[in-house]
RNA sequence: AGCUUAUCAAGAGAGAUACUAGGGACAGGCCCGUUUUGAGUAUCCAGCAACCUGUAUUUACAAGGUGCUAAAUCCUGGCAUUAAAUGCGAAGAUAAGAA
Numbered sequence: 001a002g003c004u005u006a007u008c009a010a011g012a013g014a015g016a017u018a019c020u021a022g023g024g025a026c027a028g029g030c031c032c033g034u035u036u037u038g039a040g041u042a043u044c045c046a047g048c049a050a051c052c053u054g055u056a057u058u059u060a061c062a063a064g065g066u067g068c069u070a071a072a073u074c075c076u077g078g079c080a081u082u083a084a085a086u087g088c089g090a091a092g093a094u095a096a097g098a099a
Base pairs, nucleotide, nucleotide: 003097004096005095006094007093008092013045015044016043017042018041019040022032023031024030026077027076028075029074046069047068048067051065052064053062054061055060056059073091078088079087080086081085
């Protein structure tokens, strides 16, 4: 990398330092950013959540391992119902597990 299961319209950064012109998975759109105003990445700090975990036992509490902290997974992508909209999927992300 691939496989299985679950979740993905909630929540949480105007933080510090360093680097930097690209970034938001992919394609189309749309958006963020391009140097008083810094997107994004790394480290630190802060925070959110509760999958695994722990303590009590069937529902609470805690926060050790992950994860996350622009926009619904930013929207759409394939199929069905004419369009809008909705449903199911695909793809992706995260967690736990199996081989």